About this RNA:
The RNA shown here (small-subunit ribosomal RNA) has 1458 nucleotides and comes from an uncultured Zetaproteobacteria bacterium. The coordinates come from a structure-prediction model, not an experiment, and the mean pLDDT is 86. Rfam family: Bacterial small subunit ribosomal RNA. RNAcentral holds the sequence, with entries from ENA and SILVA.

RNA sequence: AACGAACGCUGGCGGCGUGCCUAACACAUGCAAGUCGAACGGAAACAGGCCUUUGGGUGCUGUCGAGUGGCGCACGGGUGAGUAACGCGUGGUUACCUGCCCAUCAGUGGGGGAUAAGCUGGAGAAAUUCAGUCCAAUACCGCAUACGCUCUACGGAGGAAAGCGGGGGAUCUUCGGACCUCGUGCUGAUGGAUGGGACCGCGUUGGAUUAGCUAGUUGGUGAGGUAAUGGCUCACCAAGGCGAUGAUCCAUAGCUGGUUUGAGAGGAUGAUCAGCCACACUGGAACUGAGACACGGUCCAGACUCCUACGGGAGGCAGCAGUGGGGAAUUUUGCACAAUGGGCGAAAGCCUGAUGCAGCGACGCCGCGUGCGGGAAGAAGGCCUUAGGGUUGUAAACCGCUUUCAGCAGGGAAGAAGAGAUGAGAGUUAAUAGCUUUCUGAUUUGACGGUACCUGCACAAGAAGCACCGGCUAAUUUCGUGCCAGCAGCCGCGGUAAUACGAAAGGUGCAAGCGUUGUUCGGAUUUACUAGGCGUAAAGAGAUCGUAGGCGGUUUGGUAAGUCGGAUGUGAAAUCCCGAGGCUCAACCUCGGAACUGCAUUCGAUACUACCAGACUGGAGUUCGGGAAGGGAAUGCGGAAUUCCGUGUGUGGCAGUGAAAUGCGUAGAUAUACGGAGGAACACCAGAGGCGAAGGCGGCAUUCUGGACCGAUACUGACGCUGAGGAUCGAAAGCGUGGGGAGCAAACAGGAUUAGAUACCCUGGUAGUCCACGCCCUAAACGAUGUCAACUCGCCGUUGUGGGUAUCGACCCCUACAGUGGCUAAGCUAACGCAUUAAGUUGACCGCCUGGGAAGUACGGUCGCAAGAUUAAAACUCAAAGGAAUUGGCGGGGGCCCGCACAAGCGGUGGAGCAUGUGGCUUAAUUCGACGCAACGCGAAGAACCUUACCUGGGUUUGACAUCCUAUGAAUCCCACAGAGAUGAGGGAGUGCCUUCGGGAGCAUAGUGACAGGUGCUGCACGGCUGUCGUCAGCUCGUGUCGUGAGAUGUUGGGUUAAGUCCCGCAACGAGCGCAACCCCUGUCCUUAGUUGCCAUCAUUUAGUUGGGGACUCCAAGGAGACUGCCGGUGACAAACCGGAGGAAGGUGGGGACGACGUCAAGUCAUCAUGGCCCUUAUGUCCAGGGCUACACACGUGCUACAAUGGCAGAUACAACGGGUUGCGAAAGGGUGACCUGGAGCUAAUCCUUCAAAAUCUGUCUCAGUUCGGAUCGGAGUCUGCAACUCGACUCCGUGAAGUUGGAAUCGCUAGUAAUCGUGGAUCAGCAUGCCGCGGUGAAUACGUUCCCGGGCCUUGUACACACCGCCCGUCACACCAUGGGAAUUGGUUGCACCAGAAGUCGCUGGGCUAACUCUUCGGAGAGGCAGGCGCCGACGGUGUGGUUAGUAACUGGGGUG
Repeated sequence: AACGAACGCUGGCGGCGUGCCUAACACAUGCAAGUCGAACGGAAACAGGCCUUUGGGUGCUGUCGAGUGGCGCACGGGUGAGUAACGCGUGGUUACCUGCCCAUCAGUGGGGGAUAAGCUGGAGAAAUUCAGUCCAAUACCGCAUACGCUCUACGGAGGAAAGCGGGGGAUCUUCGGACCUCGUGCUGAUGGAUGGGACCGCGUUGGAUUAGCUAGUUGGUGAGGUAAUGGCUCACCAAGGCGAUGAUCCAUAGCUGGUUUGAGAGGAUGAUCAGCCACACUGGAACUGAGACACGGUCCAGACUCCUACGGGAGGCAGCAGUGGGGAAUUUUGCACAAUGGGCGAAAGCCUGAUGCAGCGACGCCGCGUGCGGGAAGAAGGCCUUAGGGUUGUAAACCGCUUUCAGCAGGGAAGAAGAGAUGAGAGUUAAUAGCUUUCUGAUUUGACGGUACCUGCACAAGAAGCACCGGCUAAUUUCGUGCCAGCAGCCGCGGUAAUACGAAAGGUGCAAGCGUUGUUCGGAUUUACUAGGCGUAAAGAGAUCGUAGGCGGUUUGGUAAGUCGGAUGUGAAAUCCCGAGGCUCAACCUCGGAACUGCAUUCGAUACUACCAGACUGGAGUUCGGGAAGGGAAUGCGGAAUUCCGUGUGUGGCAGUGAAAUGCGUAGAUAUACGGAGGAACACCAGAGGCGAAGGCGGCAUUCUGGACCGAUACUGACGCUGAGGAUCGAAAGCGUGGGGAGCAAACAGGAUUAGAUACCCUGGUAGUCCACGCCCUAAACGAUGUCAACUCGCCGUUGUGGGUAUCGACCCCUACAGUGGCUAAGCUAACGCAUUAAGUUGACCGCCUGGGAAGUACGGUCGCAAGAUUAAAACUCAAAGGAAUUGGCGGGGGCCCGCACAAGCGGUGGAGCAUGUGGCUUAAUUCGACGCAACGCGAAGAACCUUACCUGGGUUUGACAUCCUAUGAAUCCCACAGAGAUGAGGGAGUGCCUUCGGGAGCAUAGUGACAGGUGCUGCACGGCUGUCGUCAGCUCGUGUCGUGAGAUGUUGGGUUAAGUCCCGCAACGAGCGCAACCCCUGUCCUUAGUUGCCAUCAUUUAGUUGGGGACUCCAAGGAGACUGCCGGUGACAAACCGGAGGAAGGUGGGGACGACGUCAAGUCAUCAUGGCCCUUAUGUCCAGGGCUACACACGUGCUACAAUGGCAGAUACAACGGGUUGCGAAAGGGUGACCUGGAGCUAAUCCUUCAAAAUCUGUCUCAGUUCGGAUCGGAGUCUGCAACUCGACUCCGUGAAGUUGGAAUCGCUAGUAAUCGUGGAUCAGCAUGCCGCGGUGAAUACGUUCCCGGGCCUUGUACACACCGCCCGUCACACCAUGGGAAUUGGUUGCACCAGAAGUCGCUGGGCUAACUCUUCGGAGAGGCAGGCGCCGACGGUGUGGUUAGUAACUGGGGUG
C1' cells in the first nucleotide's frame, strides 16, 4: 500500500459497487422452459352467437385443457470437486460437421397402411398400466421424377419432398374445389456466414530421501470404426518408444484476460466482470438430435431421504429466494417483464428467479453534513501550580446570520424505441383483392416510483467518535498502584516520586468512522537476471585423471540458425494510461486514442557468435642435447645405539623423582671387557633447501619407472581450458589372514601426588607400531585461500640451468628462464591483512553458502566384515549466534619500578584479671545508627535525674515552640492545700513602659481556625559534610594528524626522578587539574624591641628581691640562609647521579596543613537543611519511676601484670604544652588519707595549677605465686550533687584471685623514630585505663627485591564489561514441550493376479412375432424388422498378495525450555 474480510467501540444522509473464501454437507416450500389452432383429430373449461320440442342440441365465433406433430429444451443460470492435461494461453494446420440465417440452381407429382387422444371394459393403495374399437396430420412408408449428389468393376446403379394461410376476375366443377396470384413451409444440390470437432510448435507448481518407465507399449501392412485424421479398435509383422534439457511416481492446483504490490525486474493472487474447460447426489452407459453421452431427460448399480394397503413406488437447489448444519464470517421464501436479451409463433402475444429494479449489511470507494461571524470579566467548573499564576479557551454564555442534509407540504421528469384502428403513396399481380413497404396517426405501454429533481415552511434546531501521546512516531502532566495489577509491533516498562500499567486533565492523528487481528507485496541487494558472496563472519570438494556439458587463438570465402531492421497478420471486449463527454462534483458511466513490451509469416543486413570449406603458428604437443632432485617400486648391503643372551673382572647398591616409593640386585645387579642374537630407525650433512597432484618422501648401492626444468633445431597445426555424474590415489587410528616383535606404548597392574586423582609424575606392560596381501576413505587432509590464462612499481635472499664480462683458474659482478622465501607501492579488504606465488585488474569452467541451536542428528537410500562413512531433514526453541578491531578490568603471563610490603630488627596482640565497644542472649525497655580493609575506647569532647530518642504508669489537645484574629488581664512575685509529679483548686501583693490620648509595644489567660509538632520512613529521591583507594602519580582538554569507526597520537620510546620531576627524541604543538613551590611549626644567624621575661659585669639580697643593664637566654616582628650555586668524576656536549669543599643545615633539612579525574547507589534524613510518604485527643507534648549499666557466651581495642634492667623504703636533680573569675586557689592549720578549714594573689611571660616522673645515690628483698601481681570481697570514710539503691569517683584498714612471657595466627615502627617515663587540656557538678597535646630518657636493624600484600608504567592473552567475588561445561533430581524407535493396531490410496458381471453399444443367431414394399397360384412366399438367446467389452462388488501414506501405542532414546 492492498483486502469478497472478521472482531471491539461508535454510528447522520446519499450515490456507485459488493456480499458462503468453511461442508462439491443435507435440503421443507414456491418459482427458474416453454410455445405454436396459420401442422392435426378435436372441444374438457370460460364467454358470446345460432337452433330448439326449453329436456337440450350445435365448434358457429372468441378461444382452448389433455393428446398427435413441429421447434426449443445442448442457450441462458450455478459451482470449482476433479484435472499437471493440447486442460488453458499464444501462434499455426485441416483428414471434418454445421439446425435456424443469407445467396444461387432445381423441384414440391401420385399413392398406401397405421396410431395417440376419444369411446368401451379391466388390474393396482399409488406410480402407472392392459385389452378391444374408431379416426387425422407438416407423424410414418412405398412408387414416380432428379442434378455439378452418392457409389462404381466406368458398363451402369442408387437416392427426395408437405403442406398451410390470405385474396380473386374470367373458365370448369362432384360445389368440397380446380385455376390464377401472394406469403410461408417442405425436398435435392452448391457456396457463404455462424458455431463446433481434430492435430501441431512454444509456455504453464513443488519433491531425486521418486531413477528407471512402457506389451497396444513404439512403428509398419491390412481391415473395422468415426462427421473426420489416428493403436481409436482388431489381425499379422518388427522391437521398438520415453528418460538427468528430469521419464515414472508422490503431493498440490481449474487456466487466462486481469487484480495487488513494486522505480523496474520480479513477487503474490485468479472474488465480483469477461473468454475457455470441467462437473451436476456417487460410479457406469447409451438413446434422441444439427448439436449431449444431456443441472431442472432415459437406463443400471450404490449411499441417503420420503410415501406405502408391504405387493411396490418417488427424489436429486454446485438455478432464484429460503431452511438446518459447519464456521470468526456473508443478504429477501420481494416487484416486474416497462427496458435489454433469449425460446416459440405470420403476428398479436405467451414464457423467461436471464435481466431490470427494490430490500438488508459502514463490507468497500466517493460525496455531503453535524453550522457561520462576532464575543475577555480571559466567567464558572475541571486540571496543574514555583500559590504569583497557567491551561481548557473565543471555547461556552451572550449578540447577529444562514438552512445544505434529515422533517413536513406542494409540483414533478428522462429512461418509450415500439404496437396500432384510419387515410395516402410505391412494389407485386390480370387486379383498383390481398400482401409487403414508406408517410400519416385516433388509441396505447414504467416494475423502479410519486423516485431523481424543483419550490415553500419552521427551528441551530435532529446529527462525533475512535485510537494514540517512552524511542521508532505527531502528541505530557497529575493521581492511584508498588516486579502486584497490568502493558508490549521491536527495544523494553512496573520492586513508593512510572511522560510506558489504571484513571483524569490536556494534547496529537484520522474522521462516520477509528483501532485490532489475519493475509499478500514492499522496505529485504535478506536467493542477488537487473543485483550478493566463499583467508579469519555461513561457504573451495583431501587430491588428480577424465565423460557429458560449458567456454575457446589468427585469417579467407560461403550460409544466414542466433542477432539487427522494415512490412503484414494477430495480440477478444472490459481493465490500466491519455484526451474528451454524461450524472450539480467525485466515485461511477460513455466515446475516441494509445498501449498490450508477445507470437507467426515475409523481405532485407552480415559486424559478432554459430555452422560448412580452406589457410596460419603465437596456445598445446613432438624431436635432439644437458644437468638437478629425501619422486615411486623391488632387491641387497652398512655402521652407531637400545634390549636380550653367554663368559670374565668386580661389590653393594642400581634405577627413579620436586621429594619418594613400587621395581631390579648377595641366586651377584648397576658398572666394565669380549663374543653372540634380533628387530626397528637412519645422528652429523640439514638449509626460510630439494622432489611429488595431494597424502607424503631422508643411511648406501643396483635394477625398473614417472614428472618437471634449461638450451637448440625441425615438425604437427587449435590437437586447448574446465569438468556434473564416474574412476584412481588418499596421514594416523582401526578391521581381516599370515608373519615379525628390539625399542616405544592405548588398555591394564602397581607406586606416588591429591580432599578425591579412573589424570599429569614414576616402575612395569598387552594390542598396536614393522612386513606381505585385502579392506576402511576420514583429519585443523590448512596457505583454513578450487583449476587454467592474461596484465599490473620496486628492494633483498636462496635452489636449478643458461648467457655476458673477467681470470691461468676458482671467485666477484651483470643478466635470462623456471622454482622457493622476506619486505613494500598502487589497488583491494569490515578490519586484520594480501600485495607478480594476490585476497589487485579481467576472462573461462566447476564446487559451495543463505540467522543460532536442534544437527552433520533422525528416517530412508548407497557403501562397509565391523567400526562407521556418505547423502541429509523437520517439529520445537532463541533474539541473537558470529568476525575484526577499540578502551578498560583481569591473569597461579612477561618486563621495569615503588611502599615497614617482605626480609633484618625492637616492642606488642592472641593466654590472665580488669576497663571499654560490638555480636548474641535476656528484657516491659535493654532507644537508634556504624559491619572486611575503610564497623567494634566508633557518633558519645564524658547515660545517677536531666541528657533520652526506649519502657511502664499518670496527664494534656491550637498544643512545650512560631505567625495571624477576637476577648480579657500589666507582667511578675509570694503563701498554703491535694498529688509521685505534671497538674488541679484557692488566697495575697502588684497596676508598670511609650503616646499625637485614638491607641501602640511586650507578656499572660481563654476561644476559633489556618496551622504547629514528629530523633516517624526513605542516605537506593537529595544538598552539605566525611571515609577509602592515596599524598598513589596520575586524570584530561584545545588545535592538528592518523583511523570508515570505536578510538589513537600527545601521555609511548631512551635516560632520570620522591614525582607525567626534568632532559633528549618523536605528527605532534600547546594548555588545564594534580606533583613541586607559595602557607604554618621547628633547626642557624642578623636587625629591631626589653615587661610580667633574662642577669655577664657593678651594687644589694634568703630569694633577679631591688637598683641597674640589653650583652646572653627568651619572647615576637622583620630579614638572611640552601640554589645541585662551586669543584672532580660518570653520563649523550643533556637532564641527572656519585663523591668532595664550604656551611647550623645538602640535595624534598625534619614535621604539618593542603587530597587531581574518579571508584565504592561507601557513611550520615539521629548535627543541620530538604523532596515525597505517614501520624494529628497522637508516631505530638508534659511528668514520675525504670532502662540504655542486664549476662551461660564470642570477638575487637586497651590498662595492669607475670618481676631483680625489678619491688619496697629513704635521699635528691632537671621539663614542655596548656588551663584558670559560677574559676585556679597559695601560705598556715587539722586529718594515716581521700579531704577539710582558710582565704593571700591572679582577668595571668606577674598569681595559682606546679612537688614532673623515669633517671641518679643509699639500703633492703634473693627467684618464691614471693616484700611480684593486684582482681574480688568485707568494713570504715571523703567529695560532688535535689538525689550516689539499681548506677559515680576517690581514701584508709583488712582480704590477696588469675597470672611464672602466652597455640595457630597476627599488629606497629627506619631516628629524636620504636620503646619507656611522667605531664597538660577538651567534655565536665561529679565521673578516663579513652581521646587530643606536651616534653624527659632514648635504641636496634635494612644483605637485598626471590617470595606474601598493595600500587604505578609498558607489553601480551582474553569467550570478562555487574569487569575473575567475572564467565561458564556436563551428569544427576523435578516440571513441561515437540520429536525418533517401538510388539502391534486402525484408516486412506495404489500396483499385480483372479472371481463375478447390472445397464448398454457392437457382433452372431433368431425355429417365436411381424400393417405398409416385392412376387403371388391369393393359400402364401420373400425382403426388412422385433422379442428372445449367445458372445466381447464392461461399473459396483469380492478374494489373495505387495507398495505407499496417515493416526494411535505399553516401553524406550536423545533434544529443547525452566